Predicted 3D model of a 1452-nucleotide RNA (small-subunit ribosomal RNA) from an uncultured bacterium. The RNAcentral record of the sequence draws on ENA and Greengenes. Rfam family: Bacterial small subunit ribosomal RNA.
RNA sequence: GAUGAACGCUGGCGGCGUGCCUAACACAUGCAAGUCGAACGAAGCGCCUUAGGAGAUUCUUCGGAUGAUCUUAUGGUGACUGAGUGGCGGACGGGUGAGUAACGCGUGGGUAACCUGCCCUGUACAGGGGGACAACAGCUAGAAAUGGCUGCUAAUACCGCAUAAGCGCACAGGAAGACAUCUUCCAGUGUGAAAAACUCCGGUGGUACAGGAUGGGCCCGCGUCUGAUUAGCUUGUUGGCGGGGUAACGGCCCACCAAGGCGACGAUCAGUAGCCGGUCUGAGAGGAUGAACGGCCACAUUGGAACUGAGACACGGUCCAAACUCCUACGGGAGGCAGCAGUGGGGAAUAUUGCACAAUGGGGGGAACCCUGAUGCAGCAACGCCGCGUGAGUGAAGAAGUAUUUCGGUAUGUAAAGCUCUAUCAGCAGGGAAGAUAAUGACGGUACCUGACUAAGAAGCCCCAGCUAACUACGUGCCAGCAGCUGCGGUAAUACGUAGGGGGCGAGCGUUGUCCGGAAUCACUGGGCGUAAAGGGCGUCUAGGCGGCUUAGUAAGCGGAAUGUGAAAGCCCAGGGCUCAACCCUGGAAAGCCGUUCCGAACUACUAGGCUUGAGUUCGGGAGAGGGCAGUGGAAUUCCCGGUGUAGCGGUGAAAUGUUUAGAUAUCGGGAGGAACACCAGUGGCGAAGGCGGCUGCCUGGACCGAUACUGACGCUGAAGCGCGAAAGCCAGGGUAGCGAACGGGAUUAGAUGCCCCGGUAGUCCUGGCCGUAAACUAUGAACACUAGGUGUUGGGGGCAUCAACCCUUCCAGUGCCGAAGCUAACGCAUUAAGUGUUCCGCCUGGGGAGUACGGCCGCAAGGCUAAAACUCAAAGGAAUUGACGGGGCCCCGCACAAGCGGUGGAGCAUGUUGCUUAAUUCGACGCAACGCGAAGAACCUUACCAGGCCUUGACAUGUAGGGAAUCCUCCCGAAACGGAGGAGUGCCCUUCGGGGAACCCUAACACAGGUGGUGCAUGGCUGUCGUCAGCUCGUGUCGUGAGAUGUUGGGUUAAGUCCCGCAACGAGCGCAACCCUCGUCGACUGUUGCCAGCGGGUAAAGCCGGGGACUCUGUCGAAACUGCCCGAGCAAUCGGGAGGAAGGUGAGGAUGACGUCAAGUCAGCAUGCCCCUUAUGGCCUGGGCUGCAAACAUGCUACAAUGGGCGGUACAAAGGGCAGCGAGACCGCGAGGUGGAGCCAAUCCCACAAAGCCGUCCUCAGUUCGGAUUGAAGUCUGCAACUCGACUUCAUGAAGGUGGAAUCGCUAGUAACCGUAGAUCAGCAACGCUGCGGUGAAUACGUUCCCGGGGCUUGUACACACCGCCCGUCACAUCAUGGAAGCCGGCUACACCCGAAGUCCGUGCGCUGCGAAAGCGGCAGCGGCCGAAGGUGAAUCCGGUAACUGGGAUG
Repeated sequence: GAUGAACGCUGGCGGCGUGCCUAACACAUGCAAGUCGAACGAAGCGCCUUAGGAGAUUCUUCGGAUGAUCUUAUGGUGACUGAGUGGCGGACGGGUGAGUAACGCGUGGGUAACCUGCCCUGUACAGGGGGACAACAGCUAGAAAUGGCUGCUAAUACCGCAUAAGCGCACAGGAAGACAUCUUCCAGUGUGAAAAACUCCGGUGGUACAGGAUGGGCCCGCGUCUGAUUAGCUUGUUGGCGGGGUAACGGCCCACCAAGGCGACGAUCAGUAGCCGGUCUGAGAGGAUGAACGGCCACAUUGGAACUGAGACACGGUCCAAACUCCUACGGGAGGCAGCAGUGGGGAAUAUUGCACAAUGGGGGGAACCCUGAUGCAGCAACGCCGCGUGAGUGAAGAAGUAUUUCGGUAUGUAAAGCUCUAUCAGCAGGGAAGAUAAUGACGGUACCUGACUAAGAAGCCCCAGCUAACUACGUGCCAGCAGCUGCGGUAAUACGUAGGGGGCGAGCGUUGUCCGGAAUCACUGGGCGUAAAGGGCGUCUAGGCGGCUUAGUAAGCGGAAUGUGAAAGCCCAGGGCUCAACCCUGGAAAGCCGUUCCGAACUACUAGGCUUGAGUUCGGGAGAGGGCAGUGGAAUUCCCGGUGUAGCGGUGAAAUGUUUAGAUAUCGGGAGGAACACCAGUGGCGAAGGCGGCUGCCUGGACCGAUACUGACGCUGAAGCGCGAAAGCCAGGGUAGCGAACGGGAUUAGAUGCCCCGGUAGUCCUGGCCGUAAACUAUGAACACUAGGUGUUGGGGGCAUCAACCCUUCCAGUGCCGAAGCUAACGCAUUAAGUGUUCCGCCUGGGGAGUACGGCCGCAAGGCUAAAACUCAAAGGAAUUGACGGGGCCCCGCACAAGCGGUGGAGCAUGUUGCUUAAUUCGACGCAACGCGAAGAACCUUACCAGGCCUUGACAUGUAGGGAAUCCUCCCGAAACGGAGGAGUGCCCUUCGGGGAACCCUAACACAGGUGGUGCAUGGCUGUCGUCAGCUCGUGUCGUGAGAUGUUGGGUUAAGUCCCGCAACGAGCGCAACCCUCGUCGACUGUUGCCAGCGGGUAAAGCCGGGGACUCUGUCGAAACUGCCCGAGCAAUCGGGAGGAAGGUGAGGAUGACGUCAAGUCAGCAUGCCCCUUAUGGCCUGGGCUGCAAACAUGCUACAAUGGGCGGUACAAAGGGCAGCGAGACCGCGAGGUGGAGCCAAUCCCACAAAGCCGUCCUCAGUUCGGAUUGAAGUCUGCAACUCGACUUCAUGAAGGUGGAAUCGCUAGUAACCGUAGAUCAGCAACGCUGCGGUGAAUACGUUCCCGGGGCUUGUACACACCGCCCGUCACAUCAUGGAAGCCGGCUACACCCGAAGUCCGUGCGCUGCGAAAGCGGCAGCGGCCGAAGGUGAAUCCGGUAACUGGGAUG
C1' cells in the first nucleotide's frame, strides 16, 4: 500500500459497488422452461344462427300476444380452456469449484481426418397412395405411484411407389494440383435415397444439393506448482498388417506379427491446485493472487450406463447400484436448492421465503401473446470507494469551571456566553421528469425544482519514550500493568492507570489475519565462497557445457520491414455524461510472446575446403626421497654368553616404585634379533593428492630443456561412474628390538581416573583383504590470456670470457621473500592474485536443534555418504579499534623489595571499633582510602538517645486584632519546667492634646512555624583516593569506509609528555617546572620593647644608665645559582668530573592536586528537591544514657632496664599564648595548691625551670633502687553540682611484663631514633590524642631477580558491570516439542481372485410379429457371450494417530 474480511468502541445523509472464503453438509415451502389451435383428433366453454320444448313477467278482447330465462339438437364461429398426438425448445440462460498437473487452460497453428438445428444466398423440387397408435370408450390390477387388455380415430406422426437436374456409393479413363495416404475438374456406366402441409391469401412452412455465417469435435508446437529421503516406469504397453467403430484421425476397440515405447532436458509415484483476461504490490524485473465482471473447462447426492437429438452421455430427462430422507395397506413407491428466496448446521463471519417482466436479452408462436428468481429494481449490512453535513461572522471582563503553578501566573481560549447571519443534509408542504419509437414504468410521487421553518436533529476513535506528529499533574512502586522493535515499572514513570492539555484521522478510528514492498535477505535485471555460511581430499573419464586462424555456401539462432493475431471489460491518454467525485460512455494508444512473407549475412550454428599459433608425436640431453620388486650395509637400543670390577645404579623440581652382593650400573670381547636410516639436509627436490629420505640392481610413470620434421583443433572443464587416498581401526597369517593406548605400581595433590617416574598389552613392522575419514590447509577448484618491478634459490639452455671454477647478461620451467597499480569489510593478496577477463564444475543462504533423527545406499564391525523437522533464541559470526586484564614480553620509577635503624603483633593502661548487654547504651564512617575518624575536649549543658512530668500558633520568623512601655524585686507549690500571688516603674518620636507611631511584652484566632525524621542512589557545596603519579586533551593538517590513528610513537635524556634529534605533522591548552611562602649567604634601609664592639658612668652581679648601629636580631627591599666557567663524552639535549661559592645541578621544606575513577564520604556542619510527622517524629524540664563488659580488632602511651634507674649540682632553645586573661617577687603548704597582688592589651610583663646533655654519687643483673597497673587512705582545684562519671597531689600498695608466634609498619639526613616545649578546643578534664616548635643526632642503599603500586611500548583475548570478568559439563526439580518402541487403531492407492446390476455391442432367436400369393426380406421378446459400477476375499505399499518404557534436545 492492499483486502469478498472479522473483532472492539462509535455512528448523521446520499450516490456507486460488494456481500457463505467454513460443510461439493442436509434441506421444509414457494417459484426458477415452456410454447405453438396458423400441424392434429376428440372434449369443454362463450357467442351467433336455425329448429323443437319448457316458461317467469306484463298486457289482454282471457282467445291470445309478449317473451326475460332455461333446455334439446344441427350448423357456424372464437386472438377462450386444457389433457393427448405432433413440432420446436428443455445441450441456452442460472449455480458451484469437488475433481483435474491434463492438449485442462493460455497462445499460435492444422483438419487434404470432421459435424453444424434455427439464420442468409443460390439451384431444383413437392406427383400419387397406404396402414397404424395415443387421446377417447369399455373392462381390469394396485393403498399409491403406475399400469394391463379390448375397441375407435386425425395429422406437418409413420411407411412404400413415382420423379432425379444435382447428390451418395462402386468401376475404369483423361487433365491439373499437392504433403505419403491423397485433392480438384471433365466425360461415362451401374446403383441408392426425397418431400407436408397450414393459411387471415399477405404469407408461413417442407425436400435435395451447393455456398456462407455461427457454433463445435479432433490433432500439433510452445508455456503452465512442489518433492529425487519417489529412479526406474510400461504388456494395448510401442509399432505394423487387416478389420470393427465414429461426424472424423487414431490401440479408440479386436485378431495376428514384431519387441518395442518413456526416463536425470526428471519418466513413474506422492503432495497441492480449476486455468486465463485480470487483481494487489513493485522503479522495473519480479512476487503473491484468480472474490465480484468476462472467456474456457469440469461437476450437478455418490458411482456406472446408454437413449433421444443438429447438439448431451443431459442440474430442475431415463435406467441401474450405493448412502440418506419421506410415503406405505409392508406387496411396493417417491426424492435430489453447487437455480432465486428461505431453514437447520458448521463458523470469527456474509442479506429478503420482496416488486416487475416497464427496459435489455432468451424460448415458443405468422402474430397477438405466453413463459423467463436471466434481468431490471427495491429491502438488509459503514463491507468498500466517492461526495456532503454536524454551522458562519463578530466577540477579552481573556468570565465561570477545570488542570497546573515558582502562587506572580499559565493553559483550555474567540473557545463559550452575548450580538449579527445562513439553511447544505434531515423534517414539513407544493410541483414533478428522462428512462419509451404510437401504446406499455416494477423502480416511484423516485431523481430533480420551489416555498416556509428552527442553530436547531447530527462526533467519534486512536495515539502523545525513540522510530513517529504530539507533555504535564496525580496514583502505583519489578506490584498492577504496557509492549510492533528497542524496551518501560524496584518512591520524583512525558512508556502502567486516571485527569488536564496536545497530535492524527474523521462517520469513522483502532486491533487481528493475509499478500506484496522495504529484502541486492535466492541476486535474470542484481549476491557470494582465504579468515563472516560456502572449493568436492585427489585424479581419470562419459554425457553435457564452452571452444583457435581462414575461404565459400546455407539461413536454424540473430537483425530489419510488412502483415495476421493478441476478444470485450480493465490499466494509460484525450474528450464527454450524472451539480463534483466515485461511477458510466466514446475514441485512441498500448499489449515483450506467437504465426506468415520478404530482405540481410557481421556474430553463433551447420556443410565443404584450407592453415599452424592451441594440443600431440619424433630425436637428443641432463635433474629428482616419483612408484614397485629383490638384495645388501653400518651406527644405535635391547637381550644372551664370557672377562675385568665393586656398591650402588636408575630416576626427579625433590623423591619413590624399579634394579643390584644370586655381583647390577660401568667397561671389554663374542653372539642373536627387530625396527629406523644420524651427518649430507636446504621456505632444496619429486609426486595429482595422500605422501616420498642408507646403498645397489632390475622393471616402470611423469615433468623439464634444446632441436628438426610430422599430424592438423585432435582442445578446456567435467554431473554420474571408476580409481587413488595420512593416522587410527577391523579380518586372516606371520613378526616383535625400541616405543607404547589400555592396565599395574610410585609420586604430586584437598582429590589426581592427569601432567612427572618405573613397568607394560594391543598396536606400531611384513603379506593379503577391508575401512574411506583428517585443521585431507595455501582453510584459496581446474584451464587459458593479459597487467610495474626488485631480490634469493633449484633444473636446463644461450652469449661474453675462457684450461676450469667464479663472475656478468639473458631465455624457459619450478620454488620463496618484498612490493606498484588494482582488489578487499578489514586483515591482507599482488605474474604461484584474493587484480583484469573468458569457460566449466562444486558449494552457501541467521544461531542452536544437527551433520543429528527417519528412509535409502555402502561396510564384518566401528562407522561412512546422502540428509530434515518440531521446538527455541535475537542473535551467532568476521575483521579491525579503544580500553581493561594476563601465574605474556621489553623498558622505567616509587622506603616497592633489598641494605639498615626503630617499632607493631606478646604485657599493663589509654582511646576508637565490632559484638554482647540495656529503658537508652543517639547517629554516621567499613579493604588500602572506617576503627586517638566527624569529636580542636559527652559530669548538667552539649544531646540528636531513654524514663518520667509538662506545652500546643508553639523555644524561633512574618502578617492581623486587642491590651500593656520595656524592665526589675519578693513570696508560695514543685525534682524542675510550669503554675500562682504581691510590689516597684514609667521612658523615646509626632500631636490639632482626643490620640497616633517605633522598639519590646502579654492575650486571641488563623495563615504558618518546627523536625539531628527518610532518601548522599534526587542534589549543591566540600572532602577522601589513585597521586605530586606524568599524564589528559584540543585546533588545523594528514592517514583510515569507519571506530580511530597520527601529533603523544621512535633514538637518547630527565624528577618530569623535562629537553634534544628524527619523524605527516605543525601548533596550542590543562598538568610538570617556574612565579608564592619558610629556611640557608650577603648587602641596603630601619634601631624599640631587641643588640652591646668601641667610649663614659655604674652594680654584689646585671645593656642597669648615657650613648652607639659596628655585630646578633627584628622586617622590608634587594643581591646571589644560570650547567654561567673549565676538562672529558655526546650531533644535540645532557651526563661525569672540577674550580669558585653560604649554597651546584629541582639547594632544603611547604603551599599548589590535570582529564577523570570509585552511584567513594557527608541530607548530622551548611544549603536544598521530593516524601513523611503536626496536642507530635515539634517544644520545655528533671534524672539517666552516650563511660555499660564473657570476647575480638585497630591506633597509641608506659615498660620489661645498666647506652639504665635514683639523688645532688650545672648549661644551652625555638615557636607560641595572655584582660571574665597571663599572673611575677614575697609568704603558707611535703605537694597539688592557697594568700596576695607588682607588671603586662605585651620583641617591654607573665605562662617559663626547657629536657635529653654535662659533672659527681649510689644501685650491679634481681621481677630488682627495673616496671608502674591495681587498690586503700588523705587531700587540692574547677564548677549550681565531681555518686553514676573529672583532673591533679601526698602516703601506702607494687600486678602483668625478662624484647614478644605467624605476620606486619615507618624511615634515605638535620631524616630515623631519642628529648623536652607550646597551642587550639576548654569552667575543669579523659590529651598518652592532634597540630606546631626546637635540642641531641645516626646507620644503610650491592642492586632491580622477586613482593606491592605506578608509567611507557608491545602481544594475546571468547573480557567491556572490563579477571571480584567470562564460561563448560554432569546431577536434582519443572515445563515443552521430538526420535525409537512389544503392539493397537484409522486412511489413501494400486494389484490378484470371486460375484456381477443397468446398458451398448455380438451371437442365437423352433416363440411373437410386419409386408408378401409364395419364395423371401424385416422387427421384437427370450436366451447366451465380451466388457462392466458397487460389493466380497486376500496379500501388500504409502501416510497418519496412539502406547508401557526408553534416547537425546530445548527452556527455566